[in-house]
Molecule: transfer RNA
Organism: Nanobdellota archaeon
RNA sequence: GUCUCGGUAGCUCAGCCUGGUUAGAGCACAUGGCUGUUAACCAUGGGGUCGCAGGUUCAAAUCCUGCCCGGGACG
Numbered sequence: 001g002u003c004u005c006g007g008u009a010g011c012u013c014a015g016c017c018u019g020g021u022u023a024g025a026g027c028a029c030a031u032g033g034c035u036g037u038u039a040a041c042c043a044u045g046g047g048g049u050c051g052c053a054g055g056u057u058c059a060a061a062u063c064c065u066g067c068c069c070g071g072g073a074c075g
Stems, first nucleotide, its partner, number of pairs: 001074007010027004020058001029045005051067005
């Protein structure tokens, strides 16, 4: 340099192909319940510019372009 996979909550990831309901799950965290206490368990809750910028569209995490970061292959 070329090709390829990935970047979404504090962490691990789903959703993207096929655009449209309020962006989700588990773990973690907070509060409450339970109890001799802690853990476990139960309930509730907070937390997101969907890597960045632009484009297409009535509407973009999702489609298109460029760029950044990480993994891999080739030269």